[in-house]
RNA sequence: AUAUCAAUAUCGGGGUGCUUUAGCUGAGAAUAAACCCGCAGCACCUGAACCGGAUAAUACCGGCGCAGGAAAUAUUGAUAUCCAGAAG
Numbered sequence: 001a002u003a004u005c006a007a008u009a010u011c012g013g014g015g016u017g018c019u020u021u022a023g024c025u026g027a028g029a030a031u032a033a034a035c036c037c038g039c040a041g042c043a044c045c046u047g048a049a050c051c052g053g054a055u056a057a058u059a060c061c062g063g064c065g066c067a068g069g070a071a072a073u074a075u076u077g078a079u080a081u082c083c084a085g086a087a088g
Stems, first nucleotide, its partner, number of pairs: 001081010011038004017024002044069003050063004
């Protein structure tokens, strides 16, 4: 110096549905110093008022789906490789 991994800081991206109002799924179901995610086969969006199954009902589950999009910099540490220098 480069690569990979990890941590931290700052910055940024994202969703908030169903419903019998008692509950269901979920990390999160609209206010929170919350939760998830930041290069990507689990953030999330589009296709999609999609297809199949189940349900009280819903993207609830599966498919579509390695689909098309989607938000990053710095510092530190570890490992590997390469380069240069010093000493013996």
Molecule: TPP riboswitch aptamer (THI element)
Organism: Salegentibacter sp.